[in-house]
RNA sequence: CACUCAUCCAGAGGGGCAGAGGGACACGGCCCGACGAAGCCCCGGCAACCGCCGCUCGUCCUGCGAGCGGGGAGGUGCCAAUUCCGUCCCGCGCGGCUCGACGGCCCGACGCGGGGAAGAUGAGGA
Numbered sequence: 001c002a003c004u005c006a007u008c009c010a011g012a013g014g015g016g017c018a019g020a021g022g023g024a025c026a027c028g029g030c031c032c033g034a035c036g037a038a039g040c041c042c043c044g045g046c047a048a049c050c051g052c053c054g055c056u057c058g059u060c061c062u063g064c065g066a067g068c069g070g071g072g073a074g075g076u077g078c079c080a081a082u083u084c085c086g087u088c089c090c091g092c093g094c095g096g097c098u099c100g101a102c103g104g105c106c107c108g109a110c111g112c113g114g115g116g117a118a119g120a121u122g123a124g125g126a
Stems, first nucleotide, its partner, number of pairs: 001125001003124006013043005021032003026087004044079003049075002052070008083118001088115006094108002096105003
C1' cells in the first nucleotide's frame, strides 16, 4: 500500500504534559470540548483478530486446513454516542397529491428493515 477474507447495535478510563479544537473525508444534522478538544506519555481496563492450549473432522499426513471450545502471561486493536446519524438502491409504514371508489403517482427536512458505497481493525498478500 493495490488486492483478498472476516468483523463493525456488545464491552472497557484515570493521571501528567499540552492549550482549542474534536466526532475519517464533503455537505447536512446532532453531539463532545476551558468542569480542558487534538496530540504525546504513564498506569489501568475491554475484547478475543493473530499467536497459544484442547477436541473433532478432512487431507496430497513428521505437516497443513476447517469447525467447535478454552484462556488472557505474548503481537495488534480498542476504551462518548450503531462505524454518532443521514446522503445511493430496494421493501414496508406514515404523510401528501389524485380518484365517486378500487386504485394510481413516487411528491417527502418522516419512521422501520435490508443492501450498497466509503471507512476502521485484524489476518493474509505483492